[in-house]
Molecule: Bacterial RNase P class A
Organism: Actinomycetota bacterium
RNA sequence: GGAGCCGGCCGGGCGGCCGCGGCUCGGAUCGUUCGCGAUCCGGGUCGAGGAAAGUCCGGACUCCGAAGGGCAGGACGCUGGCGAGAGCCAGGCGGGGGCGACCUCGCGAAGGGGCAACAGAGAGGAGACCGCCGGGCUUCGGUCCGGUAAGGGUGCAACGGUGGGGUAAGAGCCCACCAGCGCGGCGGGCGACCGCCGCGGCUCGGUAACCCCCGUCCGGAGCAAGGCCGAGCAGGGAGCGUUCGAGGGCGGCCCGCCCGAGCUCCCGGGUAGGCCGCCGCGGUCCGGUGAACGGACCGCCGGCGCGCGAGCGCCGAGAGAGAUGGUCGCCGGCGGGGCGCGAGCCCCGCGCACAGGAUCCGGCUUACAGGCCGGCUCCUCCA
Numbered sequence: 001g002g003a004g005c006c007g008g009c010c011g012g013g014c015g016g017c018c019g020c021g022g023c024u025c026g027g028a029u030c031g032u033u034c035g036c037g038a039u040c041c042g043g044g045u046c047g048a049g050g051a052a053a054g055u056c057c058g059g060a061c062u063c064c065g066a067a068g069g070g071c072a073g074g075a076c077g078c079u080g081g082c083g084a085g086a087g088c089c090a091g092g093c094g095g096g097g098g099c100g101a102c103c104u105c106g107c108g109a110a111g112g113g114g115c116a117a118c119a120g121a122g123a124g125g126a127g128a129c130c131g132c133c134g135g136g137c138u139u140c141g142g143u144c145c146g147g148u149a150a151g152g153g154u155g156c157a158a159c160g161g162u163g164g165g166g167u168a169a170g171a172g173c174c175c176a177c178c179a180g181c182g183c184g185g186c187g188g189g190c191g192a193c194c195g196c197c198g199c200g201g202c203u204c205g206g207u208a209a210c211c212c213c214c215g216u217c218c219g220g221a222g223c224a225a226g227g228c229c230g231a232g233c234a235g236g237g238a239g240c241g242u243u244c245g246a247g248g249g250c251g252g253c254c255c256g257c258c259c260g261a262g263c264u265c266c267c268g269g270g271u272a273g274g275c276c277g278c279c280g281c282g283g284u285c286c287g288g289u290g291a292a293c294g295g296a297c298c299g300c301c302g303g304c305g306c307g308c309g310a311g312c313g314c315c316g317a318g319a320g321a322g323a324u325g326g327u328c329g330c331c332g333g334c335g336g337g338g339c340g341c342g343a344g345c346c347c348c349g350c351g352c353a354c355a356g357g358a359u360c361c362g363g364c365u366u367a368c369a370g371g372c373c374g375g376c377u378c379c380u381c382c383a
Stems, first nucleotide, its partner, number of pairs: 001379010012331007020047012049354001053365002056363005061222004073218005078091005092107006108212001112211002114207002129152002131148007160178006179203002181200008226276004235267006247259004280300008301316006332352001333350007
C1' cells in the first nucleotide's frame, strides 16, 4: 500500500422565507345555563427512529374466566451464569465453508414402536447379479451343484480401514497398527466434556419439523383493552298553574301592552358528544363542583447547555384515521471532468440510504446511501 474478518458507533449541520400539529399566553368575533365554549389572528414553547417497521417472543396495564388434582394439547431443549420470559454472555462436542482472522449449521437414536421413493441380487436386521474357487457333465461355446464376500456394479446409505499370516478361493478366521464402541483405572474442569493408560474382536447407519421418552413452562382477549361524565328526545315521580292565569315577548328594572296552557324540579338507564386511560417516574399539598377533573411544589431518571469543579439552568411528542413539510443559501457527502511534481485548487451534476409514532417497555428479525473508531488476518513493498 492492497484485500478482508470481528466488535462498537454515527447516519447530515447552520441559517432565511412560507407552511403543519400539541400546550400555553394575549386579542377579535360569535354563542352562552355567565362557569365557560367555538372559530380566527398573533407571541412563546415542544414536535419521530436506529430501526418508529415486521408483530416473531415476552413484560407492564385492563377486562373476562378460574376450588384442588389429573388427562389431552402446545412451546422450549448441549453445559454454566444472568433473567419474569424472550433472550444475552461465556464455554464444550460434531458437520460444512475459508490460506487465514473467522463464519455457519447442529447436539434424547444403547427405553419402545414406525418409516426409507428410485436404482439394486440384497435396505431393517439383510444379501450373491457379475466375478473368484472346488467338484460333476460337456458338442469345449458353456451348464449344474457347492463354497466365498477380497474385486466390480446399484444407491444418500451395502455391516470397519491398511498391511501381513492363512486358504481351493476367501473372510476379524488370526496378528500388528489405525478408527469407532463398550468396560475399568488415573488426572483436569462447577459442568457440557477433555487428556492418558489398560482390557474386550465387540464392529453399519439415518430419521425425533414421525409417534415417543425425560425435564421446564403454559387460562382467554387485547388501549377499538377498559373506566367515567353526559345534552336533546322518549320514560317514571313530585310541585305549581289553566280568567284568582304559571310561563314567554317588547334590550336591564317598574308600569303598561301582547301571546298564553302548560311550566319547574327530581330519578334511573343512556344516544349525540366528551373526560380519563395518555405520557419520564414517584410523593406531598391546594383548588373546583358546567361534569368526567384541574393545578402547585419537592425528590429521582434521562437529554442538552454552562462551569476547572462541587454544581447550576433549560427541556421531556402524544392528538381526532392521525401534524413534523416545501423552497433557497452556505458547509458536508457522493459521482464526473480539468489543472498542478505535490499538498491541493477549479468546474459541472445529484437533495443525498432505509424509513416513520398511535398504550408503554424489553428482546429478536428484517431494510439501509455514506462514514467514523478499536482489535485482528492474508498478500506485497521499503528499511